Record summary: RNAcentral holds the full RNA, with entries from ENA. A computed fold for a 521-nucleotide part of an RNA from an uncultured prokaryote, annotated as small-subunit ribosomal RNA, 5' domain. The coordinates come from a structure-prediction model, not an experiment, and the mean pLDDT is 81.

Context: one part of a larger RNA
RNA sequence: GAUUGAACGUUAGCGGCACGCCUAAUACAUGCAAGUCGAACGAGAAAGCACCUUCGGGUGCGAGUACAGUGGCGGACGGGGGAGACGCGUAGGAAUCUACCCAGUAGUAGGGGACAACUCGAGGAAACUCGAGCUAAUACCGCAUACGCCCCACGGGGGAAAGGCCGGGAUCUUCGGACCGCUCACUAUUGGAGGAGCCUGCGUUGGAUUAGCUAGUUGGUGAGGUAAAGGCUCACCAAGGCGACGAUCCAUAGCUGGUCUGAGAGGACGAUCAGCCACACUGGAACUGAGACACGGUCCAGACUCCUACGGGAGGCAGCAGUAGGGAAUAUUGUGCAAUGGGGGAAACCCUGACACAGCCAUGCCGCGUGUGUGAAGAAGGCUCUAGGGUUGUAAAGCACUUUCAGUAGGGAGGAAAAGAUUGGAUUAAUUAAUCCUGUUUAGUGACGUUACCCGCAAAAGAAGUACCGGCAAACUCCGUGCCAGCAGCCGCGGUAAUACGGAGGGUACGAACGUUAAUC
Numbered sequence: 001g002a003u004u005g006a007a008c009g010u011u012a013g014c015g016g017c018a019c020g021c022c023u024a025a026u027a028c029a030u031g032c033a034a035g036u037c038g039a040a041c042g043a044g045a046a047a048g049c050a051c052c053u054u055c056g057g058g059u060g061c062g063a064g065u066a067c068a069g070u071g072g073c074g075g076a077c078g079g080g081g082g083a084g085a086c087g088c089g090u091a092g093g094a095a096u097c098u099a100c101c102c103a104g105u106a107g108u109a110g111g112g113g114a115c116a117a118c119u120c121g122a123g124g125a126a127a128c129u130c131g132a133g134c135u136a137a138u139a140c141c142g143c144a145u146a147c148g149c150c151c152c153a154c155g156g157g158g159g160a161a162a163g164g165c166c167g168g169g170a171u172c173u174u175c176g177g178a179c180c181g182c183u184c185a186c187u188a189u190u191g192g193a194g195g196a197g198c199c200u201g202c203g204u205u206g207g208a209u210u211a212g213c214u215a216g217u218u219g220g221u222g223a224g225g226u227a228a229a230g231g232c233u234c235a236c237c238a239a240g241g242c243g244a245c246g247a248u249c250c251a252u253a254g255c256u257g258g259u260c261u262g263a264g265a266g267g268a269c270g271a272u273c274a275g276c277c278a279c280a281c282u283g284g285a286a287c288u289g290a291g292a293c294a295c296g297g298u299c300c301a302g303a304c305u306c307c308u309a310c311g312g313g314a315g316g317c318a319g320c321a322g323u324a325g326g327g328a329a330u331a332u333u334g335u336g337c338a339a340u341g342g343g344g345g346a347a348a349c350c351c352u353g354a355c356a357c358a359g360c361c362a363u364g365c366c367g368c369g370u371g372u373g374u375g376a377a378g379a380a381g382g383c384u385c386u387a388g389g390g391u392u393g394u395a396a397a398g399c400a401c402u403u404u405c406a407g408u409a410g411g412g413a414g415g416a417a418a419a420g421a422u423u424g425g426a427u428u429a430a431u432u433a434a435u436c437c438u439g440u441u442u443a444g445u446g447a448c449g450u451u452a453c454c455c456g457c458a459a460a461a462g463a464a465g466u467a468c469c470g471g472c473a474a475a476c477u478c479c480g481u482g483c484c485a486g487c488a489g490c491c492g493c494g495g496u497a498a499u500a501c502g503g504a505g506g507g508u509a510c511g512a513a514c515g516u517u518a519a520u521c
Base pairs, nucleotide, nucleotide: 001521002520003519004518006517007516008515009514010513013368014367015366016365017364018363020360021326026324027323028322030321031320032319035073036072037071040070041069048061049060050059051058052057080279082277087204088203089202090201091200092199093198096196097195098194101192102191103190104189105188106187107186111141112140118133119132120131121130122129123128149158150157151156163184164183166181167180168179171178172177205251206250207249212242213241214240217239218238219237220236221235222234223233224232254276255275256274257273258269259268260267261266281302282301283300284299285298304315305314306313307312332358334357335356336355340354341352342351343350344349371401372400373399374398381392382391383390384389405462407457408456410454411453414451424442425441426440429438465510466509467508468507469506470491471490472489476505477504478503479502480501486493487492
């Protein structure tokens, strides 16, 4: 000199864009953060409205709505903090898997038995649990078929499925439909895309006051296991494997793109943003699933907290806010799904503390303003003086202007937002048996928001400080003090004329900031 996720002191007008627990991976009150589908399925209230009524009530709508249940998909994404160290970066590799999506091929035939919900009964303080009975399905299980698929490979053997919505001319009909068409779904298989697992080379902090480490250890054969190679696991056999080119051990630390600094080489760092990894109260384990050994799933153990009728139960903010504690120190228990993105759904739509915004903070960067011109009687006052003067100083006052920003009153459905997505209605063309699909036209959707921006009004009106002035280093005098009080980054200053302490006047530097401290180059 540059820089910072900074803090502290003094001061403080506005705006834009960013950033904001670096410490206790400490403990957490409360609310929200993952649901959705009735076009898979059985059941099913209530409020309210209408009508009838013998005034008890009944029927229809509400409504295949709410709360639940079976089933499907999603809760493995998104979000968080960095405890741990098996990781990360880069270049390659072969022995693999992949839900949803895209493209292709072949199918989707015919049957069965249950379990929830529900009803009845029982236990318990609760959490919840048990028994009996009834029932549906795109839930479950056989059977049929098998181009392609798997095993074996000469024969041969094995394996699947499910329907739903909408529309319809003829034919059949037990009037339910069959049947046909569109669409969504389903089964098997091939390829792709994207994703994931595995292996190898090289690179990746310090310590030798850590020198030896290792028995599943190193290799082989066989077997098991995995989606997959492999001591991954096991039986047997051999005795290997690593190491001063630093093994092992200890300490420290998430890694990278990058950030800061520097002419560069380097050095330091790894906040925000992005990629990867690992973690989810601590330790362990598996289940389900295409995918987890799973933050807001399950089980076991532990610590802690809470409830209890003492028999037993409940919980996990390193999600967003917020609280206590720690600390020099770090924000709102806000608004909205309008946009972007995600989950579910055919769709409408629902959910989304992701996200978009708003609030707080000079924490940082950037921009603007605090007025402009004129004005010498060089006013008064202050300070100083050789008492003449000098300086503050065109500074003020005065005169003439301007109104950015802030304030106030209107406009502004402008941008975000129309290259989009989607709904409903209408129209038309082609096609069809008819629909469906495709094309055209129209309407609606904004949290921010009293938006940005434009314009009117008023008045210089509301808006300047901080540090320093001995040298380094720009800027000097007076008073007070008297080795005292004090200053200090280094040299040093102060013991009666202190440009170095304290105050004042003046000056210098930067300026909504200025200094100090800490830290890096």